[in-house]
RNA sequence: AGCCCCGUAGUAUAGUGGAUAGUAUAGCGCACUCCUAAGGCGUAGACUCGGGUUCAAUUCCCGACGGGGCUG
Numbered sequence: 001a002g003c004c005c006c007g008u009a010g011u012a013u014a015g016u017g018g019a020u021a022g023u024a025u026a027g028c029g030c031a032c033u034c035c036u037a038a039g040g041c042g043u044a045g046a047c048u049c050g051g052g053u054u055c056a057a058u059u060c061c062c063g064a065c066g067g068g069g070c071u072g
Stems, first nucleotide, its partner, number of pairs: 001071007010025004018055001027043004048064005
């Protein structure tokens, strides 16, 4: 330098055009307990950025940025 894949809560991930963006774990609160943990109930937290297509974009297209891989 070229090509391929990926980018969603702190972390790991689901969702491929209309859902309140789901789940696990971590966080916080409550209750329980002699205390702690586990388990229970509740709660807050996310679509990398810019542009385009569309009535509507996390999703499709282009570019940028970041990560991984292959080739030279």